[in-house]
Context: one part of a larger RNA
RNA sequence: UGACUGGGGGCCCGCCAACAAGUCGGUGGAGCAUGUGGUUUAAUUCGACGCAACGCGAAGAACCUUACCUAGGCUUGACAUGGCCGAGAAAGCCAGGGGAAACCUUGGCCCCUCUUCGGAGUUCGGUCACAGGUGCUGCAUGGCUGUCGUCAGCUCGUGUCGUGAGAUGUUGGGUUAAGUCCCGCAACGAGCGCAACCCUUGUCACUAGUUACCAGCGGGUUAUGCCGGGCACUCUAGUGAGACUGCCGGUGCCAAACCGGAGGAAGGUGGGGACGACGUCAAGUCAUCAUGGUCCUUACGUCUAGGGCUACACACGUGCUACAAUGGGCGGGACAACGGGUUGCCAAGCCGCAAGGUGGAGCCAAUCCCACAAACCCGUCCUCAGUUCGGAUUGUCGUCUGCAACUCGACGGCAUGAAGCUGGAAUCGCUAGUAAUCGCGGAUCAGCUACGCCGCGGUGAAUACGUUCCCGGGCCUUGUACA
Repeated sequence: UGACUGGGGGCCCGCCAACAAGUCGGUGGAGCAUGUGGUUUAAUUCGACGCAACGCGAAGAACCUUACCUAGGCUUGACAUGGCCGAGAAAGCCAGGGGAAACCUUGGCCCCUCUUCGGAGUUCGGUCACAGGUGCUGCAUGGCUGUCGUCAGCUCGUGUCGUGAGAUGUUGGGUUAAGUCCCGCAACGAGCGCAACCCUUGUCACUAGUUACCAGCGGGUUAUGCCGGGCACUCUAGUGAGACUGCCGGUGCCAAACCGGAGGAAGGUGGGGACGACGUCAAGUCAUCAUGGUCCUUACGUCUAGGGCUACACACGUGCUACAAUGGGCGGGACAACGGGUUGCCAAGCCGCAAGGUGGAGCCAAUCCCACAAACCCGUCCUCAGUUCGGAUUGUCGUCUGCAACUCGACGGCAUGAAGCUGGAAUCGCUAGUAAUCGCGGAUCAGCUACGCCGCGGUGAAUACGUUCCCGGGCCUUGUACA
């Protein structure tokens, strides 16, 4: 100096918890979805394993994907570059046979461009050098990522001290979300971090008006910004203003700062995001990619068909739907935001109980469409029951996508209606527009096993005395079996 809790002490933080306050809502019990372990299998491809693996890579496994298995093929190869030899035809197209296809084989058609006539380009066949490998090693690596941790720390130059390792600075007194700032001090400065600069949201102004507006005027309609007209308002999107402890009072060392107040749309980092220091875990990834080494090269490469990744006595994680009356059914009525759309979104109308079909208007989209938001409000039925709760499972008839829904798709109609009456020990999340609850959109995508993920808005709580204790973390100090 570090490490350590084998010990102690002091100070301070944290709703991925530490207690407490809230029991506010869950998990653990049920059914289903999904991932994992295990087992099974010809194969159930591979990786990820406490927090920090397990709705994770997968933002889409019927074929493809696909890396696995079985079977059948190919070898200069599905792909790249080059050398040599040969062919003479461009590449190719058609037909026949075998076949599941890949591929093998036979026949026919076509029989190129340039040329200095040497050849060149291109193709095929042969041959060689090579290609190829999602084979192994993340304990050989780059890159990227997780984690401690958005924690407040980690260092350097010069000086000084010490024989030296090293110390000092960075400790101390206050203060802060912060090594934030002030004061003090053998230190004086500086760097990476903190903060700010960036994006978004909350207020206003200006600029701009094919969205919004009877706001004021006119026309018109059963009705609608529908039309003329107008940018006032709303909005859209660009520029700017605004918040800085700036002002007042108090506390404080006359400091930093803290407490209260005024004004203000907003205060004391306004809310949210992006942003992650030196390092730790030989953390994760050789299967995104790149790459050293090593291994396979008629195969560990490559093509094809079918199967598998969807198996199922079980066990665990993450979710969805419920167990009902602040609820369920039916009828009527109201109000969003983010987004997406031309091999696309698809209106009106018509057909069908419905999924859907038909139909074709409009829209490359603030102009049309997806698109009825739902919870909510009003009316009415149900009256506590395994029920008009709950919807699993199964039967049957259909719709759609797609070459193809048997293994193995989604959706609709009718019938069937299982478990489940609030869940043991234990355990998780959340401090405000948050929790809870309600719907909407998007990526991937032909379709979809999405209840996932990423966003968007609607309705909208309770509680925090406090830091004694348990968990994690930071600083200081003391100690020592250890290096």